Background
Predicted 3D model of a 73-nucleotide RNA (transfer RNA) from a Bacillota bacterium. Taxonomically the source falls in Bacillota (Bacteria, Bacillati). The coordinates come from a structure-prediction model, not an experiment, and the mean pLDDT is 80.
């Protein structure tokens, strides 16, 4: 150098055909409990990896750009 996959909450991944961004763990407050673990119940936490176009509207479609896997040379 090319060809293909990936990039989303602190951490693991969802997210359908372009219409309000979510779930588990994790964290934080209450409550049970003499205490701890451990459970229930609420909260925060996200410029969707950057940028640029297409649309009324983009996490999702195009493009270029960076990182990361994996093939080919």
């Nucleotide at each position: 150098g090319g060809g293909c996959c990936c990039a989303u909450a602190a951490c693991u991944c969802a997210g359908c055909u372009g219409g309000u961004a979510g779930a588990g763990u994790g964290u934080u407050a209450c409550a049970a409990u003499g205490g701890c673990a451990u459970u229930g119940u609420a909260a925060a936490a996200g410029u969707c990896a950057g940028g640029a176009g297409u649309u009324c509207g983009a996490a999702u479609c195009u493009c270029c750009u960076u990182g990361g896997g994996u093939c080919c040379a």

Rfam family: tRNA. The family's RNA type in Rfam is transfer RNA. Rfam describes the family as follows. Transfer RNA (tRNA) molecules are approximately 80 nucleotides in length.